RNA sequence: CUUAAUACAUGUAAGUCGAACGAGGAGUUUUGCUUCGGUAAAUCUCCGAGUGGCGAACGGGUGAGUAACGCGUUGGUGACCUGCCCCGAAGUGGGGGAUAACGGCUCGAAAGGGCUGCUAAUACCCCAUGUGGUCGUAGAUGUUAGAUACUUUACGUCUAAAGGAGUAAUUCGCUUCGGGAUGGGCCUGCGUCCCAUCAGCUAGUUGGUAGGGUAAUGGCCUACCAAGGCGACGACGGGUAGGGGGCCUCAGAGGGUGACCCCCCACAUUGGCACUGAAACACGGGCCAAACACCUACGGGUGGCAGCAGUAGGGAAUAUUGCACAAUGAGCGAAAGCUUGAUGCAGCAACGCCGCGUGCGCGAUGACGGCCUUCGGGUUGUAAAGCGCUUUUCGGGGAGAUGAGGAAGGACAGUAUCCCCGGAAUAAGUCUCGGCUAACUACGUGCCAGCAGCCGCGGUAACACGUAGGAGGCAAGCGUUAUCCGAAUUUACUGGGCGUAAAGCGCGUGCAGGCGGUUCGGUAAGUUGGAUGUGAAAUCUCCCGGCUCAACUGGGAGGGGACGUUCAAUACUGUCGGACUUGAGGACGAUAGAGGGAGGUGGAAUUCCCGGUGUAGUGGUGAAAUGCGUAGAUAUCGGGAGGAACACCAGUGGCGAAAGAGGCCUCCUGGAUCGUUCCUGACGCUCAGACGCGAAAGCUAGGGGAGCGAACGGGAUUAGAAACCCCGGUAGUCCUAGCCGUAAACGAUGUAGACUUGGUGUUGGUGGGGUAAAAUCCAUCAGUGCCGAAGCUAACGCGAUAAGUCUACCGCCUGGGGACUACGGUCGCAAGAUUAAAACUCAAAGGAAUUGACGGGGGCCCGCACAAGCGGUGGAGCAUGUGGUUUAAUUCGAUGCAACGCGCAGAACCUUACCCGGGCUUGAAAUCACCCGGACAAUCGUGGAAACACGGUCUCCUUCGGGCUGGGUGACAGGUGCUGCAUGGCUGUCGUCAGCUCGUGUCGUGAGAUGUUGGGUUAAGUCCCGCAACGAGCGCAACCCCUGCCUCUAGUUGCCAUCAUUAAGUUGGGCACUCUAAAGGGACUGCCGGUGUUAAACCGGAGGAAGGUGGGGAUGACGUCAAGUCCUCAUGGCCCUUAUGUCCAGGGCUACACACGUGCUACAAUGGGCCGCACAAAGGGCUGCAAACCCGCAAGGAGGAGCUAAUCCCAAAAAACGGCCCUCAGUUCGGAUUGGAGUCUGCAACUCGACUCCAUGAAGUUGGAAUCGCUAGUAAUCGCGGAUCAGCACGCCGCGGUGAAUACGUUCCCGGGCCUUGUACACACCGCCCGUCACACCACGAAAGCUGACUGCACCAGAAGUCAUUGAGCUAACCCGCAAGGGAGGCAGGUGCCUAAGGUGUGGUUAGUAAU
Repeated sequence: CUUAAUACAUGUAAGUCGAACGAGGAGUUUUGCUUCGGUAAAUCUCCGAGUGGCGAACGGGUGAGUAACGCGUUGGUGACCUGCCCCGAAGUGGGGGAUAACGGCUCGAAAGGGCUGCUAAUACCCCAUGUGGUCGUAGAUGUUAGAUACUUUACGUCUAAAGGAGUAAUUCGCUUCGGGAUGGGCCUGCGUCCCAUCAGCUAGUUGGUAGGGUAAUGGCCUACCAAGGCGACGACGGGUAGGGGGCCUCAGAGGGUGACCCCCCACAUUGGCACUGAAACACGGGCCAAACACCUACGGGUGGCAGCAGUAGGGAAUAUUGCACAAUGAGCGAAAGCUUGAUGCAGCAACGCCGCGUGCGCGAUGACGGCCUUCGGGUUGUAAAGCGCUUUUCGGGGAGAUGAGGAAGGACAGUAUCCCCGGAAUAAGUCUCGGCUAACUACGUGCCAGCAGCCGCGGUAACACGUAGGAGGCAAGCGUUAUCCGAAUUUACUGGGCGUAAAGCGCGUGCAGGCGGUUCGGUAAGUUGGAUGUGAAAUCUCCCGGCUCAACUGGGAGGGGACGUUCAAUACUGUCGGACUUGAGGACGAUAGAGGGAGGUGGAAUUCCCGGUGUAGUGGUGAAAUGCGUAGAUAUCGGGAGGAACACCAGUGGCGAAAGAGGCCUCCUGGAUCGUUCCUGACGCUCAGACGCGAAAGCUAGGGGAGCGAACGGGAUUAGAAACCCCGGUAGUCCUAGCCGUAAACGAUGUAGACUUGGUGUUGGUGGGGUAAAAUCCAUCAGUGCCGAAGCUAACGCGAUAAGUCUACCGCCUGGGGACUACGGUCGCAAGAUUAAAACUCAAAGGAAUUGACGGGGGCCCGCACAAGCGGUGGAGCAUGUGGUUUAAUUCGAUGCAACGCGCAGAACCUUACCCGGGCUUGAAAUCACCCGGACAAUCGUGGAAACACGGUCUCCUUCGGGCUGGGUGACAGGUGCUGCAUGGCUGUCGUCAGCUCGUGUCGUGAGAUGUUGGGUUAAGUCCCGCAACGAGCGCAACCCCUGCCUCUAGUUGCCAUCAUUAAGUUGGGCACUCUAAAGGGACUGCCGGUGUUAAACCGGAGGAAGGUGGGGAUGACGUCAAGUCCUCAUGGCCCUUAUGUCCAGGGCUACACACGUGCUACAAUGGGCCGCACAAAGGGCUGCAAACCCGCAAGGAGGAGCUAAUCCCAAAAAACGGCCCUCAGUUCGGAUUGGAGUCUGCAACUCGACUCCAUGAAGUUGGAAUCGCUAGUAAUCGCGGAUCAGCACGCCGCGGUGAAUACGUUCCCGGGCCUUGUACACACCGCCCGUCACACCACGAAAGCUGACUGCACCAGAAGUCAUUGAGCUAACCCGCAAGGGAGGCAGGUGCCUAAGGUGUGGUUAGUAAU
């Protein structure tokens, strides 16, 4: 106690009156009697069970039930009651019989009774009186919306009472009547939650008559009669719920809510019932039934905290078994007073609101400590310490209330408050610090641990986790959670929408409903205004007061209704009446049309059948095949049959409501338009439900069936092909009758009406003009298109055929999925249609537009991109790199293009980073400080693989500071250790592709666009023209270098025409030429012709060494790839510090089943071998290049001239050319491999170098799929040089010699550029994304059933009780009677109606559960 209206131990919450009554008891006083023990009477006080009266129907609790006249508000009661209280009138006379208590007997365990005897009353009864009142009969008057009511008259009838206290006065009571006040009963208009997947409900039901019942109306009840009553303005049913004042929120309108306080209602364990009473169907009364609990002697009894405390239980959760009747109120009483868990107080809980404090001032060396740091400092921070001050609070002491009226009386309480003393003393937390949102650093952690309201943080530099320091917010609180409102114009009344975002019913007809033209008059319902009543108090707002302030509280005012009454107004709406013609309709005259239905009819074509001609194919496709065909097809001619559809005309043309509708003719029929302005006189618009129509497919029955053609069969295609293509082919397509009722049924745009610049087509009509007749033309009405103004729109777009501006009405929407679904209802023969949720789940789904990217989209264009060519690779052997494997290690990196002869321009040691082993620890090298020592170095010896260790020899210079150096200590060094995803720098790639941007302006809500697109042109965003753009920047080009021609300058080491000379430009001579190397010239579409827009430019030509960029190089925009590199270098962070540093020796990087890349050499005759003989360029050279000459078959050796180089050397160029041999073979091709012998370099060639000679002579006969390079001095081919380097080159970087072929062209492959288009992509197509399946889990549906809850109907049985009836048993009061007795009346008992729980059967709704 928001949950358990669950169960309750214990105490207590309603009593009071002796001045209504009779006993009893205790005590005081007095008197009498006395055996002095007492006893009797009287008096006073107190207690007090019982009779009697009043109260107990208030106060207090709870919210289960109730969707209702229950509540709120307004009225009514002419249909009523009202104890106690107030006012008024009149009374209170006489009598009677009982009974409890009490006594006796008795039953029972108890609770509780029974019998008998006595007694009183304000208990009960009878009689009298009758102011009055009741009833009956007969009248009268007004009131009222209405009369039966009220008032009033006459007669009749019935009907009262109680006493107590006091000496008394008097007072309190009692009785009857009238009135009042208060409180209530009943009726009533309006308001009062959700579900229509609840649409029909109802037999006492609706009404009447009569009766009963009640205080009173009424089907409230009964009998009879009638057949009504309620419902889309939501009946009935289901769910939920006490209602209101108010409270929370809100700008308001609303939304939510109904704790505390106040009003009303309902309830009191559950259900039923009555009694008493003024009032109850009664919380602390009764009876019965049920469940539960307790007592019991087992026979029977007792109980009801949703009063206050308290207990158990449930729960996230809610207090003391307190004090007092002092105050306020209540009951009783004449009063004193008693009672009062109402109430006043106290206790517990920061649960809320309010107030106060935890100090104040000074105080810098900016202390210590902490944290950070760029190591300078910063911050904590005047903060602390220290000095001074104050005392709210706190502690001690003292005083001490108001609350109480004329006395006494205070639970709170020794409380509030006041005074004195003491001392900064007793008193600060909590949340946060990525953005929203105020506040930041360090460390730890490393997609872990964790955080999170949303977005999102965390994968080694986390302002987001944890901790610390600091900061920010609030503060005796702070934060979290839950709920409600707001923000949310996100249910839109105020205040939204529906072309594409969710949303217009497929279309019409149309009842109810909503709305409705012009004018006059009436009315005053709506409407508006005034007055008045009510709208309780509290709350709220304002003003003024009281507690020191405030919270709190007192007084005054205001506000609040769709409320009642009344007066008035009459614009608008309504209503009644009259009129009108423009809305609507009709008449008359014309017009167009695939509008609908029925009947008939026509030709072309397909197919089939018959016949003729005719012969081998036909058909079909991307290509084929299945198929058809020699039993004669296809083709062709003639004839016939049958069904379906109607070429041309034909048109963003016409018609229809939509669906839809197309040959022609006839009949029937609907609608529309135009013209005249004749008639009716608002007859109109819209439309929930309803009704009708409604493509295709589908269904039923019967026909029909040519072509086409789901299914199906076959052939292809394909990985497969359940498809696309082909050959066949059944339902169906067609007709009749019926059903279905849906479509992207679309203009994704409901219907009707009004208004609002224009232009231009087209269809139908009319008027004008015009013509011979037309047509063009002008105007207008009705349709149908396009483009557009304003305006609208998120944009796209719409724009008189509105998506503009308005009006009326209808339909529909409210995040995505679940779900055009389930269940239920309705419809249907079925298929299914219609109506239509929830659980669960996501943080989005969606629209329009933008920029990119992408496309087996489009257009234009480029590139050795393809094509056209030439030569290769892929096959062989070898070289080299990589993967893999192996290993102690095979160091590390590079991995599609853009890693793989890459870093490496050259690993035997070194390099070297790896492995094994041996050493060192301030270290191999650096800086500084301090201490000690000395030279150190060098050299020698020993050990050792060396590093190194040990020992010996030797012992410096000085300006005396030191220099140099050894050892020690401390700072530090060192790291090719990690992170290229922390970085700088450098590099690769797209790509030498032509692009990438900016300023201003303009356009757009914006992202953005424009410029940069377009027309031309270019190698080029190159240039020209155009253009809401105008300019500019980075790129392109040019400027630079080499090369090609010329000029000039200069001639040594270069050159040699002329002269001389030689073996030789060797020498003299010369500088003309070549060449060298410095400066210039030259080429600019400049000139001519043509094309082109007169442009840019292109084509052709001239001249020229060179022509349109002459050739080549350098040069690489904004950016992309977290591309590569921490092992070049630099560098943040992390890690190692007798080791991840460093030194040394040996090994490894060189391994080898295998796979790949890049190369070399070949396979041969365009060749090989041998001989001979020409012609280069560019380089290099002093720890170097090395000539001649000699030796060796050769590598090479010896030698050393010359050269610091246009001088000398490397150096022989080779292919070519001339000649000879080889003759197609594994060869005189090819050279691997292996054996042997050597040379060279080097400390050292074993692992592991190159070269030479002799011998050996492998594979290989031109290379599968596939793939690479190259467009001209290029490819191919031939050799030469250089870097690195002791040595090692098939690699790399250069050089020249010889020297081609081909390009039609841009369809295709790859890459790229521009424009455009689509997009559901934006990590951008290596994107996104769909479905099945496997496994696990969750939610929902169905399900043979099973179990509960609520409820309808029928029936059984029926407690208590009221009522009715009976009442032979019992019976004091009154009556009769002398009495006995009788009567009236009553009681017990019986019977009947009704009826609770209960039982049986059968339905409905709902919930749980269930194999599957």
Small-subunit ribosomal RNA from uncultured bacterium UASB_TL84, 1412 nucleotides, folded computationally. NCBI's taxonomy places the organism under Bacteria, delta/epsilon subdivisions, Deltaproteobacteria. Its Rfam family is "Bacterial small subunit ribosomal RNA".